[in-house]
Context: one part of a larger RNA
Molecule: large-subunit ribosomal RNA, domain VI
Organism: Planctomycetota bacterium
RNA sequence: CGGAGGAAACUUGAGGGGCUUUCUCCCUAGUACGAGAGGACUGGGAGGGACACACCUCUGGUGUGCCAGUUGUCGCGCUAGCGGCACCGCUGGGUAGCCACGUGUGGACGGGAUAAACGCUGAAAGCAUAUAAGCGUGAAACCUCCCCCAAGAUCAGGUUUCCUGCCGAAAGGCGAAGGCUCCUGGAAGACGACCAGGUUGAUAGGCCGGACGUGCAAGUGCAGCAAUGCACUCAGCUAACCGGUACUAACAGCCGAGCG
Numbered sequence: 001c002g003g004a005g006g007a008a009a010c011u012u013g014a015g016g017g018g019c020u021u022u023c024u025c026c027c028u029a030g031u032a033c034g035a036g037a038g039g040a041c042u043g044g045g046a047g048g049g050a051c052a053c054a055c056c057u058c059u060g061g062u063g064u065g066c067c068a069g070u071u072g073u074c075g076c077g078c079u080a081g082c083g084g085c086a087c088c089g090c091u092g093g094g095u096a097g098c099c100a101c102g103u104g105u106g107g108a109c110g111g112g113a114u115a116a117a118c119g120c121u122g123a124a125a126g127c128a129u130a131u132a133a134g135c136g137u138g139a140a141a142c143c144u145c146c147c148c149c150a151a152g153a154u155c156a157g158g159u160u161u162c163c164u165g166c167c168g169a170a171a172g173g174c175g176a177a178g179g180c181u182c183c184u185g186g187a188a189g190a191c192g193a194c195c196a197g198g199u200u201g202a203u204a205g206g207c208c209g210g211a212c213g214u215g216c217a218a219g220u221g222c223a224g225c226a227a228u229g230c231a232c233u234c235a236g237c238u239a240a241c242c243g244g245u246a247c248u249a250a251c252a253g254c255c256g257a258g259c260g
Stems, first nucleotide, its partner, number of pairs: 001152001005163007015149004021049007033038001051106005059100004066093005071086006110144003117137004165174003178255004182198005203249003206245005213237002219232005
């Protein structure tokens, strides 16, 4: 820009893409078969490998904005307590998120038409013949079934709902439903986009409560010559998590509708 007024929501599926795997064991059955050794077809059931998708409850990683321990040095006048730098200084743990080594799920079943193959009826050719007319059975291959995209599918589809006014001679203006810019943000994201919100508000930050994590703060008292230990103290601190709360920030503006 188009899809024959302008919008919002939900859809159909032409046409594309994806998937398509394999093993072992048990029962049928030590049966059929076979002198024996051995050992099925078929049907049913169970457990795996690899692969794929999703997820983070568990397990395990990461976690440079969490907690603790600790070395050297510098600073805060000194002590104490903190802070900076040294690969995040080093070390031990670790929330969310992201992950796999973790968890869940999947390949299926069924249908159609077939290949090789096997048949029915059956002449040419009084027989025979699966074939010449005709009709079947029959594969991981083919078309479906399952998952994803999808109406620029220009043959541009469908359904439901909303708005289809006023002024002006005209140009044009105001402006409907609705939308956009802008702003606050996001398990969304390269940017657009998408999604949640914008005071009739919990969108983000802050604050409050909780969870989780660290592992018992500072200070004081007591014990000890001291290092240090004990008590107040399951303390103190605590990111992204879960709730609550308008304290802060969501200001302000624009676009937007006819042919018969």